Annotation:
c-di-GMP-I riboswitch aptamer from a Pseudomonadota bacterium, 85 nucleotides, folded computationally. Its mean pLDDT, the model's own confidence on a scale to 100, is 86. The model forms 95% of the base pairs in the Rfam consensus. Its Rfam family is "c-di-GMP-I riboswitch aptamer". From the family's description: GEMM was predicted in a large-scale screen for bacterial structured RNA regulatory elements. The organism belongs to Pseudomonadota, within Bacteria.

[in-house]
RNA sequence: CAGUGACAAAGGCAAACCCGUCGAAAGGCGGGGACGCAAAGCCACCGGUCUUCGGGACGAUUCCCAUGACGGCGGGGCUGCCACG
Repeated sequence: CAGUGACAAAGGCAAACCCGUCGAAAGGCGGGGACGCAAAGCCACCGGUCUUCGGGACGAUUCCCAUGACGGCGGGGCUGCCACG
């Protein structure tokens, strides 16, 4: 300091599910809990996905729209521990 994550150490995060709570929902947050993760640290910038309180179309119980959400769906940007190299 490009690169790599086989071995090891110190630590870190925490899926499903349960409880509480906020929300129209998706989902968030807190506690418990660990399936996993070398960026599962940070940023909705691009794509994707989810939801529709509200708005629009319609004869309709149908359809459309994100300004809401997902970073543990893919990419991009920024930062970073240890080891190897």